Overview
The prediction has a mean pLDDT of 86. Predicted 3D model of a 91-nucleotide RNA (SAM riboswitch aptamer (S box leader)). It was read from a public genome assembly, where an Rfam model found it. Rfam family: SAM riboswitch aptamer (S box leader). Its family is annotated with regulation of gene expression in the Gene Ontology. About the family: The SAM riboswitch is found upstream of a number of genes which code for proteins involved in methionine or cysteine biosynthesis in Gram-positive bacteria.
[in-house]
RNA sequence: GACACAUCCAGAGGGGUGGAGGGACUGGCCCGACGAAGCCCCGGCAACCACCGCGUGAAGCGGGAAGGUGCCAAUUCCAGAGAGAUGUGUG
Numbered sequence: 001g002a003c004a005c006a007u008c009c010a011g012a013g014g015g016g017u018g019g020a021g022g023g024a025c026u027g028g029c030c031c032g033a034c035g036a037a038g039c040c041c042c043g044g045c046a047a048c049c050a051c052c053g054c055g056u057g058a059a060g061c062g063g064g065a066a067g068g069u070g071c072c073a074a075u076u077c078c079a080g081a082g083a084g085a086u087g088u089g090u091g
Base pairs, nucleotide, nucleotide: 002090003089004088005087006086007085008084013042014041015040016039017038021031022030023029025080026079027078028077043072044071045070048068049067051063052062053061054060076083
C1' cells in the first nucleotide's frame, strides 16, 4: 500500500530546539514572528488491542491503566468526494 470491520459532536499541554509554515485534498474559514511544521523531554486524555472479572463459548457487559498503538485549537474546523484519520484482523 490492498481488503474487511469498528470509531470519529466527549476528553487531554508545558518546556527545549527549530525558523515559516500549518489545519490530508478542493473551496471556505481559521491558526502562526505574542513563533508554524519537524525533532527531543516531561506531562496528560482516551480505552482500539492486550490484560482481569461475569458469560459454556461467541457476542456482549464491567474493571483498572504496568504493556502495544493513538490522540492533546476549532464537530474529521465547515462543505464536498469513489475523501481522510486511528485501531484491529486478513492475505